[in-house]
Molecule: Glycine riboswitch aptamer
Organism: uncultured Anaerolineales bacterium
RNA sequence: ACGGCCACCGGGAAGAGACUCCUUGAUGGAGCGCCGAAGGGGCAAGCCCGCAGACUGGCGAGAGCGGGCGAAACUCUCAGGCAAAAGGACCCUGUGCCGUA
Numbered sequence: 001a002c003g004g005c006c007a008c009c010g011g012g013a014a015g016a017g018a019c020u021c022c023u024u025g026a027u028g029g030a031g032c033g034c035c036g037a038a039g040g041g042g043c044a045a046g047c048c049c050g051c052a053g054a055c056u057g058g059c060g061a062g063a064g065c066g067g068g069c070g071a072a073a074c075u076c077u078c079a080g081g082c083a084a085a086a087g088g089a090c091c092c093u094g095u096g097c098c099g100u101a
Stems, first nucleotide, its partner, number of pairs: 001100004006096003010092003017032001019031004033082003039078001040076003046069006
């Protein structure tokens, strides 16, 4: 100096009912309506493995069936959220740690 499944301080950072009732801003309970950017779940292309059968001198590939790996800001809405505060993926500066030269 560069890089990162990393960590931390600081800054920026959206969406959706200050919904109704008990009982009131939060919390607890019941009810209806919503959001996607903590976290979590799902999958495409592709790759890998197995199976049976046909063809072939033989093997392999291909097509068929089954299984596995497989991304997201896509999707689900479990969790979380729907005034402010808090939180917040992601981005930026800095610091630390690790690696390479």